[in-house]
Overview
Transfer RNA from a Bacteroidota bacterium, 74 nucleotides, folded computationally. It matches the Rfam family "tRNA". The family's RNA type in Rfam is transfer RNA. The coordinates come from a structure-prediction model, not an experiment, and the mean pLDDT is 83. Lineage of the source: Bacteria > Pseudomonadati > Bacteroidota.

RNA sequence: GGACCCAUGGCUCAGCCAGGUAGAGCGACGGACUCUUAAUCCGUUGGUCGGGGGUUCAAAUCCCCCUGGGUCCG
Numbered sequence: 001g002g003a004c005c006c007a008u009g010g011c012u013c014a015g016c017c018a019g020g021u022a023g024a025g026c027g028a029c030g031g032a033c034u035c036u037u038a039a040u041c042c043g044u045u046g047g048u049c050g051g052g053g054g055u056u057c058a059a060a061u062c063c064c065c066c067u068g069g070g071u072c073c074g
Stems, first nucleotide, its partner, number of pairs: 001073007010026004020057001027045006050066005
């Protein structure tokens, strides 16, 4: 220098191909149960989807540029 992959709640990820209400598990908080704790159950909480721009009625999703990380080629 070139090619490809990854970036979404505090953490691990799904959703992207084929645009249409942002989700799950864990965590945290509150409650039930228990002598208490743990486990279990119920509820709540939390993300301008890495940044900027474009297309569109509508973008996490499509297009362009950039940033960070990884693998490979030279």